[in-house]
RNA sequence: GGGGCCGUAGCUCAGCCUGGUAGAGUAUCUGCCUCUUAAGCAGACUGUCGAGGGUUCAAAUCCCUCCGGCCUCG
Numbered sequence: 001g002g003g004g005c006c007g008u009a010g011c012u013c014a015g016c017c018u019g020g021u022a023g024a025g026u027a028u029c030u031g032c033c034u035c036u037u038a039a040g041c042a043g044a045c046u047g048u049c050g051a052g053g054g055u056u057c058a059a060a061u062c063c064c065u066c067c068g069g070c071c072u073c074g
Base pairs, nucleotide, nucleotide: 001073002072003071004070005069006068007067010026011025012024013023020057028044029043030042031041032040050066051065052064053063054062
């Protein structure tokens, strides 16, 4: 230098193909339960969807460029 995959909540990831309210688990906090803790149950909280631009009524999703990580070819 060429090719491929990945980047979304504190963490692990889904959603992307086929554009239409941003989600799950876990963690944290609060309450219930309990003699207490743990477990269990209920609720709450959490986002520049890597960055910029383009298309569109509407972009995490489509297109372009760039940044970072991993794999591979030479």
The RNA shown here (transfer RNA) has 74 nucleotides and comes from Candidatus Iainarchaeum sp. It matches the Rfam family "tRNA". It is annotated as a transfer RNA. Gene Ontology term of the family: triplet codon-amino acid adaptor activity. The sequence is in RNAcentral, with records from ENA. Its mean pLDDT, the model's own confidence on a scale to 100, is 81.